[in-house]
Molecule: Bacterial RNase P class A
Organism: Halieaceae bacterium
C1' cells in the first nucleotide's frame, strides 16, 4: 500500500427571522412574557418476553392447545444475550447450526436396478455332468471383480480358497467394559469381540425431558349529560344456572342464555421517574451485577419540532413516537475510530 474479519461512535453542521407542542415562573391575568425541553438507529415488522390493567382470580387437581430442544451461565423474562463442546464453511482473522431419540411404533424415498431394510445374483469366477467343430445347455458353490443408483451385507493390504468371502491376520471403523481430564456436553488412553448396532428421514406422524390461565391502553378508572330502570323468545327454580382455554372439586353470586330497538359517543386520568440515563471504583473469560455521586431527555389526541436567507462540506439514504421497556428480524446515503487476518513491497 491493498483487500478483508470484528467491534465502536455519529446520521450533515452554524448563524439568523418568524411560526408550533408541553413545562416552570412572572405579570397589565378571557390574554401576554421569560427560561427550559420538543422523534429513530431503526420510531418500521407485530415476531418472542415482560411492566401495568381488568376477569369475585380464591386455592388445587386433570386434560387438551403451544413453545424450546448440546452443556454451563446472565436476565424481570424469553425461541433473546454469553462461554464452552460438536459438527460444517474459510488460506486465515472468523461466520452457520431447527444440535434430545430412528432398536417404541408408524409412515415416505421417482426412475434406474437382479435386488432398496431384517432387501440379493443381471453379467461374471469356480467344480461336476451332457452334447460337441467353435460353443451350448442344466446342477451345485460364491458375492472378492462389473453394471445401476444418492445410497447396495463396514474401509485397505496380506495370506488362504477349487473360485471367493473377516474365511484368519494387521490397521482403522463399530459394539461392549472400565481408566484418566472436565460442573458438564464431551474430549483422550486401556483391554476385549470378528462384529445383523446392514443404511437415509422426525424442518414426516411420533416417543422423551422443561416452561406455559385469558384478553388487553380502542386494557380499565372517574365525573358530566342523555335516553325507553324498553321490548321478545326460550331454559331454569338451589339436587339449578353463571363465574375470561376446556372440565372436576372449593369459594363466590342468584335467576341465565340470545336477538330487536333507542341514549351517550364530551370530559380528566391512565399518559411517562423509570428492571432511567452518564460518569467513576470495584467483581467477572464474557454476557452481566455492586457501591458512590450526578441527571431528568416528547406526552400530541383529525394528531406539534415548519417556512425562508447566508455560509461550510461527508452534497444529506432507510424514514415520524401515540402505554412503556427488554430483544429478534428488515430497510439503508454516507463520515469516522479501535483490535486482528492475508497478499505484495520496501528496510
Nucleotide at each position: 500500500u491493498g483487500a478483508g474479519u470484528c467491534a465502536g461512535u455519529u446520521a450533515a453542521a452554524c448563524g439568523g427571522u418568524c411560526g408550533c407542542u408541553g413545562u416552570a415562573c412572572c405579570u397589565u391575568a378571557u390574554a401576554g412574557g421569560u427560561g427550559c425541553a420538543g422523534a429513530g438507529g431503526a420510531a418500521a415488522g407485530u415476531c418472542c418476553g415482560g411492566g401495568c390493567u381488568c376477569c369475585a382470580u380464591u386455592g388445587g387437581g386433570u386434560c387438551a392447545g403451544a413453545g424450546c430442544g448440546c452443556c454451563a451461565g446472565g436476565u424481570a423474562a424469553c425461541a433473546c444475550c454469553u462461554g464452552g463442546g460438536g459438527a460444517g464453511c474459510g488460506u486465515g482473522a472468523g461466520c452457520u447450526c431447527a444440535c434430545g431419540g430412528a432398536a417404541a411404533g408408524u409412515g415416505c424415498a421417482g426412475c434406474a436396478g437382479a435386488a432398496a431394510g431384517g432387501a440379493a445374483a443381471c453379467c461374471g469366477c469356480c467344480u461336476g455332468a451332457a452334447u460337441g467343430u467353435c460353443a451350448u445347455u442344466c446342477a451345485g458353490g460364491u458375492a472378492a471383480g462389473g453394471g445401476u443408483g444418492a445410497a447396495a451385507a463396514g474401509g485397505u493390504g496380506c495370506g488362504g480358497u477349487a473360485a471367493g468371502a473377516g474365511c484368519g491376520c494387521a490397521c482403522c471403523g463399530c459394539g461392549c467394559g472400565g481408566c484418566u481430564g472436565g460442573u458438564a456436553a464431551c474430549a483422550g488412553g486401556c483391554g476385549u469381540g470378528g462384529c445383523g448396532a446392514u443404511g437415509g428421514u422426525a424442518a414426516a406422524c411420533c416417543c422423551c425431558g422443561c416452561u406455559c390461565g385469558g384478553a388487553g391502553c380502542a386494557a380499565g378508572a372517574c365525573c358530566a349529560a342523555a335516553u325507553a330502570g324498553g321490548g321478545a323468545u326460550c331454559c331454569u327454580u338451589a339436587u339449578g344456572c353463571c363465574g375470561u382455554g376446556a372440565c372436576c372439586c372449593u369459594c363466590g353470586g342468584c335467576g341465565g342464555a340470545u336477538c330487536c330497538g333507542g341514549g351517550u359517543a364530551g370530559g380528566u386520568c391512565g399518559c411517562u421517574a423509570c428492571a432511567g440515563g452518564c460518569a467513576c471504583u470495584u467483581g467477572g473469560c464474557g454476557a452481566c451485577g455492586a457501591g458512590u455521586g450526578u441527571c431528568g431527555c416528547a406526552g400530541a389526541u383529525g394528531a406539534a419540532u415548519g417556512a425562508c436567507c447566508g455560509u461550510u462540506c461527508a452534497c444529506g439514504a432507510c424514514a415520524g413516537a401515540a402505554c412503556c421497556c427488554g430483544g429478534c428480524u428488515u430497510a439503508u446515503c454516507g463520515a469516522u475510530u479501535g483490535a486482528c487476518u492475508c497478499a505484495c513491497u520496501u528496510a